[in-house]
RNA sequence: GCUAGGCUGGGAGGUUAGCGUUCUCCUGUUACUCUCUACACGCUUCAGAGAGAGCCGAAGCCCAAAGAAGGGUCAGUCUGGUUGUAGUGGUCCUUGAUGUUUUCGACGACGAUCUGUCCUGUGGGAUGGGCAUCCUUGGAAUCAGGUCAGAUGCGGAAGCAAGCAGCCUUAACAUGUAUGUUUCAUGUUCGCAGGGUCGCAGAUCCGAGAGGCAUGAAGGAAUCAACCAUUGUAAUCAGAGUGAUUCGACCCACAGGCGUGC
Numbered sequence: 001g002c003u004a005g006g007c008u009g010g011g012a013g014g015u016u017a018g019c020g021u022u023c024u025c026c027u028g029u030u031a032c033u034c035u036c037u038a039c040a041c042g043c044u045u046c047a048g049a050g051a052g053a054g055c056c057g058a059a060g061c062c063c064a065a066a067g068a069a070g071g072g073u074c075a076g077u078c079u080g081g082u083u084g085u086a087g088u089g090g091u092c093c094u095u096g097a098u099g100u101u102u103u104c105g106a107c108g109a110c111g112a113u114c115u116g117u118c119c120u121g122u123g124g125g126a127u128g129g130g131c132a133u134c135c136u137u138g139g140a141a142u143c144a145g146g147u148c149a150g151a152u153g154c155g156g157a158a159g160c161a162a163g164c165a166g167c168c169u170u171a172a173c174a175u176g177u178a179u180g181u182u183u184c185a186u187g188u189u190c191g192c193a194g195g196g197u198c199g200c201a202g203a204u205c206c207g208a209g210a211g212g213c214a215u216g217a218a219g220g221a222a223u224c225a226a227c228c229a230u231u232g233u234a235a236u237c238a239g240a241g242u243g244a245u246u247c248g249a250c251c252c253a254c255a256g257g258c259g260u261g262c
Base pairs, nucleotide, nucleotide: 001262002261005056006055007054008053009027010026011025012024013023017044018043019042020041021040032052033051034050035049036048060258061257062256067250070247071246072245073244074243075242077240078239079238080237081236082235083234084233085232086231087230088229089228090227091221092220093219094218095217097215098214099213100212102211103210104209111205112204113203114202115201116200117199118195119194120193121192122191123190124189125188126186127185128184129183130182131180132179133178135176137174138173144169145168146167147166152161153160154159
């Protein structure tokens, strides 16, 4: 000086029949670059493959007690979640207890009696509608009546006839009032008889407590399908300690071995 040799990290988990790599974590530094790879990629106990770069030869590599970061497995403890299962309670009534800055009460509580409110039947009214009758008013170009000027027709005349407008009246109808042994209806009123209820109201008597809510207790009824609360228990998951076991980066005592090329 060179490189067909050496070095350019290691470990745990996960994955895999297994090894290595890509992934996660730990450790550590003198520890290079690129390509491939999760429905994987490359391999087979000397267990990644391929391409490149740098350094090196008394360099390096192997073995290795003890300590030790960290990881795995098992057992058990505690805490929490999920699921299953078992027990108790939930709702109503009664009784008595405690609490209440809850409500009512000598302007009369609780209680008792009576009445009303409610239902059924029945009687009398009231109101509104219908119907009927009497009455008022209006009401007919013609097809209603009366009287019918004028005009018209007949006639010698007297007169007669039909008859428009006007006036009077009336029918149907409209309008308003009144009446009815009339009819229907009612968030209507007053009675009578019977029934019903203690919810509410009123009256009378009595004279001081009564109701609500919360807590826990006793007894009874109902339900134990679901749901909720709570307690126990079983399985499982997560987390935090403990113990055992295992792997173990790193550090490294006493020794030893390999290698030291051209």

About this RNA:
Bacterial large signal recognition particle RNA from a Candidatus Woesearchaeota archaeon, 262 nucleotides, folded computationally. Its Rfam family is "Bacterial large signal recognition particle RNA". The family's RNA type in Rfam is non-coding RNA gene. The source organism's lineage runs through Archaea, Nanobdellati and Candidatus Woesearchaeota.